This is a predicted structure of a 76-nucleotide RNA (c-di-GMP-I-GGC riboswitch aptamer) from a soil metagenome. Of the family's consensus pairs, 95% are formed in the model. Its Rfam family is "c-di-GMP-I-GGC riboswitch aptamer". Rfam links the family to the GO term cyclic-di-GMP binding. RNAcentral holds the sequence, with entries from MGnify. The prediction has a mean pLDDT of 83.
RNA sequence: CGAUAAAGGCAAACCCGUCGUGAGGCGGGGACGCAAAGCCAGGAGUCCAGCAGUCAGGGACCGUCCGGUUGCCGAA
Numbered sequence: 001c002g003a004u005a006a007a008g009g010c011a012a013a014c015c016c017g018u019c020g021u022g023a024g025g026c027g028g029g030g031a032c033g034c035a036a037a038g039c040c041a042g043g044a045g046u047c048c049a050g051c052a053g054u055c056a057g058g059g060a061c062c063g064u065c066c067g068g069u070u071g072c073c074g075a076a
Stems, first nucleotide, its partner, number of pairs: 001074002009034002014029006032063001038069003042066003045061004
């Protein structure tokens, strides 16, 4: 750097169960896709909670982007 290669891997939406006020998480089914769709919440963003205002302060998403870090293969 990313193949009409090889060995594989992951698993969107949706459904069922379960936890949570919620965003959402986990397990099973299921595959839209993914060269890191492995991990990290550091920066940004979106979302939840809160809800006259002010101050202080919490949570979720890594398959939204950037970044960090580890990893299979070796054509062009």